Predicted 3D model of a 72-nucleotide RNA (transfer RNA) from a bacterium.
[in-house]
RNA sequence: GGGCCCGUAGUUCAGUGGUAGAAUGCCCGGUUUGCAUCCGGGAGAUCGGCGGUUCGAGUCCGCCCGGGUCCA
Numbered sequence: 001g002g003g004c005c006c007g008u009a010g011u012u013c014a015g016u017g018g019u020a021g022a023a024u025g026c027c028c029g030g031u032u033u034g035c036a037u038c039c040g041g042g043a044g045a046u047c048g049g050c051g052g053u054u055c056g057a058g059u060c061c062g063c064c065c066g067g068g069u070c071c072a
Base pairs, nucleotide, nucleotide: 001071002070003069004068005067006066007065010024011023012022013021018055026042027041028040029039030038048064049063050062051061052060
């Protein structure tokens, strides 16, 4: 320098162009003498950045940034 894969909640990951979700963690409440477990509720992501396509983009296209991998 070039090819491919990845980037979404604190963490690990889903998400086939039409309301952004789960598990876990965090907060509140219930249960307990208390803790843990269990049950109920809640907060939490401008979807790596900037453009483009589209009525509509996490999703499609381009460039850039970061990580991984292969080739030179």
Its Rfam family is "tRNA". It is annotated as a transfer RNA. It was read from a public genome assembly.